RNA sequence: GGCGGAAUAGCUCAGCUGGCUAGAGCAAUCGGUUCAUACCCGGCAGGUCAUGUGUUCAAAUCACAUUUCCGCUA
Numbered sequence: 001g002g003c004g005g006a007a008u009a010g011c012u013c014a015g016c017u018g019g020c021u022a023g024a025g026c027a028a029u030c031g032g033u034u035c036a037u038a039c040c041c042g043g044c045a046g047g048u049c050a051u052g053u054g055u056u057c058a059a060a061u062c063a064c065a066u067u068u069c070c071g072c073u074a
Stems, first nucleotide, its partner, number of pairs: 001073007010026004019057001029043004050066005
């Protein structure tokens, strides 16, 4: 240089056949339980869906460009 893949909550990931409020587990926080801590149970908070542009009535999802990372290859 060429080809392919990934980027979504603090972390690990699902969702990508365009549509109803963007979700799970862990972590954090509040409460219950306990003499206390842990375990366990319940609640709550946390997101510019990497960035930009476009297509569309509607985009995390489709198209293009860019950035970062990973793999293959010369």